[in-house]
Large-subunit ribosomal RNA, domain I from Leptospirillum sp., 589 nucleotides, folded computationally. Taxonomically the source falls in Leptospirillum (Bacteria, Pseudomonadati, Nitrospiria, Nitrospirales). The coordinates come from a structure-prediction model, not an experiment, and the mean pLDDT is 84.
Context: one part of a larger RNA
RNA sequence: GGCAGACGGGGGAUGCCUUGGCAGCAGUAGGCGAAGAAGGACGCGGCGAGCUGCGAAAAGCUCCGGGGAGUCGCUCACAGGCGUUGAUCCGGAGGAAUCCGAAUGGGGGAACCCCGCUGGGGUAAAGCCCAGCGAGUCCGGCCUGAAUCCAUAGGGCCGGGCGGCGAACCCGGGGAAGUGAAACAUCUCAGUACCCGGAGGAAGAGAAAUCAAUAGAGAUUCCCCAAGUAGUGGCGAGCGAACGGGGAAGAGCCCAAACCUCCGCCAUGUAAGGUCGAAGCCGUUGUGGCGGGGGGGUUGUCGGAGGCAAGGAGGUGCGACUUCGAGCGCACCCGGAGAGGAACAUCCGUUAGGCGAACGGUCUGGAAAGGCCGACCAAAGGGGGUGACAGUCCCGUAGCCGAAAGCGGAGCGUUCCGCCGACUUGCGAUCCGGAGUACCACCGGGCCCGAGAAACCCGGUGGGAAGCAGGGAAGACCACUUUCCAAGGCUAAAUACUCACUGCUGACCGAUAGUGAACCAGUACCGUGAGGGAAAGGCGAAAAGAACCCCGAACAGGGGAGUGAAAUAGAACCUGAAACCGUCUGCCU
Numbered sequence: 001g002g003c004a005g006a007c008g009g010g011g012g013a014u015g016c017c018u019u020g021g022c023a024g025c026a027g028u029a030g031g032c033g034a035a036g037a038a039g040g041a042c043g044c045g046g047c048g049a050g051c052u053g054c055g056a057a058a059a060g061c062u063c064c065g066g067g068g069a070g071u072c073g074c075u076c077a078c079a080g081g082c083g084u085u086g087a088u089c090c091g092g093a094g095g096a097a098u099c100c101g102a103a104u105g106g107g108g109g110a111a112c113c114c115c116g117c118u119g120g121g122g123u124a125a126a127g128c129c130c131a132g133c134g135a136g137u138c139c140g141g142c143c144u145g146a147a148u149c150c151a152u153a154g155g156g157c158c159g160g161g162c163g164g165c166g167a168a169c170c171c172g173g174g175g176a177a178g179u180g181a182a183a184c185a186u187c188u189c190a191g192u193a194c195c196c197g198g199a200g201g202a203a204g205a206g207a208a209a210u211c212a213a214u215a216g217a218g219a220u221u222c223c224c225c226a227a228g229u230a231g232u233g234g235c236g237a238g239c240g241a242a243c244g245g246g247g248a249a250g251a252g253c254c255c256a257a258a259c260c261u262c263c264g265c266c267a268u269g270u271a272a273g274g275u276c277g278a279a280g281c282c283g284u285u286g287u288g289g290c291g292g293g294g295g296g297g298u299u300g301u302c303g304g305a306g307g308c309a310a311g312g313a314g315g316u317g318c319g320a321c322u323u324c325g326a327g328c329g330c331a332c333c334c335g336g337a338g339a340g341g342a343a344c345a346u347c348c349g350u351u352a353g354g355c356g357a358a359c360g361g362u363c364u365g366g367a368a369a370g371g372c373c374g375a376c377c378a379a380a381g382g383g384g385g386u387g388a389c390a391g392u393c394c395c396g397u398a399g400c401c402g403a404a405a406g407c408g409g410a411g412c413g414u415u416c417c418g419c420c421g422a423c424u425u426g427c428g429a430u431c432c433g434g435a436g437u438a439c440c441a442c443c444g445g446g447c448c449c450g451a452g453a454a455a456c457c458c459g460g461u462g463g464g465a466a467g468c469a470g471g472g473a474a475g476a477c478c479a480c481u482u483u484c485c486a487a488g489g490c491u492a493a494a495u496a497c498u499c500a501c502u503g504c505u506g507a508c509c510g511a512u513a514g515u516g517a518a519c520c521a522g523u524a525c526c527g528u529g530a531g532g533g534a535a536a537g538g539c540g541a542a543a544a545g546a547a548c549c550c551c552g553a554a555c556a557g558g559g560g561a562g563u564g565a566a567a568u569a570g571a572a573c574c575u576g577a578a579a580c581c582g583u584c585u586g587c588c589u
Base pairs, nucleotide, nucleotide: 001588002587003586004585005584006583007582008581009580015574016538017537020509021508022506023505024504025503026502027501028500029498030497031165032164039100040099041098042055043054044053046078050074051073061094062093063092064091065090066089070082071081072080105114106113107112115134116133117132118131119130120129121128136162137161138160139159140158141157142156143155144154169200170198171197172196173195174194180187184234210217211216221248222247223246224245225244231239232238252490253489254488255434259295260294261293262292263291264290265289266288267287268286273282274281275326276325277324278323279322280321300468302433303432304431305430307427308426309425310424311423314333315332316331317330318329319328334421335420336419340417341416342415343414344413346410347409348408349407350406351405353401354400355399359374360373361372362371363370375392376391377381383395384394385393439463440462441461442460443459444458445457446456449475470485471484472483473482474481525532526531545573548560549559550558551557
């Protein structure tokens, strides 16, 4: 030195474990914010660095409810308290809530600096202290008010809104490239990523100027099929419908205009008019235009207005100059409808909780929940804990019960507010039925459709209708036929999503896995910055965490003693693999 055996050191694999993750299902919630948010800075404890909680009233204050013996968070100990006169703790409602931050009096290198007005404290008077107010913008109202007479601009005050944050979903305005085409330019990726604006619990869409095809359907949205079809396409790569059928859900409405009326302004300037008939009476009235309020009206089998005709219709009262009748209008009663609003009774849910069945003996063991023996409960044999594996030990579970206060929902009952109470039919080319619109040209965009025979929808520029005897569409265009009424608006449900809360589940992970993060992690650390971004879990059933003695430096470390089932479980702590390093023994060289 090698090999082998034994025993160690070192190391932290493996096994087991799980407080943490991952994925999903169901339900809830779907927002917070100038009444100052999200997120922070700095403070607050008897002693207090960090985390948590809280805010100068500072690990907390008040009230209401729950709960019932301990308690002063993580956090032991010390000191000192609190609690059956009900603490700690849990829920609800309040109080208080420094500074920064949209940050909003002005400034600013966030958490700091400086100021004005009003009121108060203080001072001889100031300085000083306290409280409130003081940003911008939009809307409404009032006041004031230039050049410039009226006016307008501007200014001031009051009231209300907005601003910022938030995971995804949604709508809109913009909008790539890597890539694919085995290169690449049209094309694709893709209207994707990304940027911006806006909203809601959903958003958007939505009540046919839609489809269809001689038969018909009847708003929108979503799913399945039609169908990878018809098409489109350097006819390459690729892209990719609709009709129709089956389901989910189901809801339909309101304006503009004609006409009537009221108010204001302007024009005209006393005519006509005042609902009709008769009589009297009245006259800043009538007519036209514009603007506003109310009634009316909302359709394609065209509808409506107005006129005429026919039919029909609850009650009472009042009104318009008077009387009578008709007719009209208004109010009340009465009746009616629902996608209305507000409040209340009541009920349900939710934010604390409560009750809740049934087991003993013996053996092994440190320990019984294990073995054996004998029982019991079960609307409860889900789960967790307890010194090994517990239906009957503990927490629970099934089932049942519960709220002073807050919140959500139902609310067919009650009250108030709001809406409706008439119309129907016939006749008709008197009036109305969304105009710089439809449409056309050029240029773009969207549709399965890349300019194509290219309809349809949207936009820019220019031109520019008809108006119901009208107009759009049916894939150039024309005719016939069919179908539908654009140029105004609203509309639940079926659908999308999950930052968050609750419950449950897993042929999901088990510490190099699973979130980056099981542990004080978006931390330490790196970077000027945007940004990047770790490692790190396990004594034991219980600290019983090793009194005392010895070596040593009042160390470190170790040897005894003691605890414990175990200390080769001793805190560098479960198990403790390998590399690597030793000690002893044997054999070989």